The RNA shown here (transfer RNA) has 71 nucleotides and comes from an Aggregatilineales bacterium. Lineage of the source: Bacteria > Bacillati > Chloroflexota > Anaerolineae > Aggregatilineales.
RNA sequence: UGGGGGAUAGUUUAACGGCAGAACAGUGGUCUCUGGAACCAUUAGUCGGGGUUCGAAUCCCUGUCCCCCAG
Numbered sequence: 001u002g003g004g005g006g007a008u009a010g011u012u013u014a015a016c017g018g019c020a021g022a023a024c025a026g027u028g029g030u031c032u033c034u035g036g037a038a039c040c041a042u043u044a045g046u047c048g049g050g051g052u053u054c055g056a057a058u059c060c061c062u063g064u065c066c067c068c069c070a071g
Base pairs, nucleotide, nucleotide: 001070002069003068004067005066006065007064010024011023012022013021018054026042027041028040029039030038047063048062049061050060051059
């Protein structure tokens, strides 16, 4: 420098253009002799900017960062 892939909650990871979900972690509680175990509840997210659309995490443009391949 060229090509390809990726960025969603504190972490990991889903989501035909139509309600953003799960697990772990955190917090509160129940249980227990105790507990880091079990159970219940709860907090928390779409990388930045623009465009298309009735509607965008998803499609298009652009920027930033990460990974892979080639030179």

The RNAcentral record of the sequence draws on ENA. Rfam family: tRNA. It is annotated as a transfer RNA. Its family is annotated with triplet codon-amino acid adaptor activity in the Gene Ontology.